[in-house]
Parts: sequence; structure tokens; C1' cells
RNA sequence: GAGUAGGAUUGAUGCGUCAAGUGCCAUCUGAUGGGAGUUGCAGAUGGACGAAGGCAUACGCCGCGGUAUCAAUUCGCAUCCGC
Repeated sequence: GAGUAGGAUUGAUGCGUCAAGUGCCAUCUGAUGGGAGUUGCAGAUGGACGAAGGCAUACGCCGCGGUAUCAAUUCGCAUCCGC
């Protein structure tokens, strides 16, 4: 110095708005730069809390959600060993 999970931004395609999802708490499980391993990450169960709808009536359209996935750009594990 390179290198993971993951974070952020942009774009695209979707989902919900008759409330799932996101976020919070507890428990368990799993993966995690090449190894160990801290931290973060993901899944399941339980619990608490909680939302922005509107237009058209012909197909649909515009919003909203700390919403999902993919791509690009960028950031990117302290410590030990290794490359």
C1' cells in the first nucleotide's frame, strides 16, 4: 500500500399509503478484507411507538415513506498474524 461486510450520493425499476416497510428494545442464529477477532451487518421471534395524501374517472398521474432492489461514484474494521 491493496483488499470485506457495510455507509453516503445519483439514476433506474418496484412496494406501501385500506400500513407493510424503515427506525427502537429484548432474545436467538448466521455471514463477515487471507486467518483470529473488536465493532458494525443480516435473518427469525416477541414487544412498544408510528405516517400524507391528492387529482382524474378512461387508462392513469402527481406526491408522501428517515421504503426495497440493481448499477455507477465515493468512503471504508482498532489490534495481532499474513499478502
THF (Tetrahydrofolate) riboswitch aptamer from a bovine gut metagenome, 83 nucleotides, folded computationally. RNAcentral records the identical sequence in 2 taxa. Its Rfam family is "THF (Tetrahydrofolate) riboswitch aptamer". For this family Rfam cites "The structure of a tetrahydrofolate-sensing riboswitch reveals two ligand binding sites in a single aptamer" (Trausch et al., Structure, 2011). The prediction has a mean pLDDT of 82.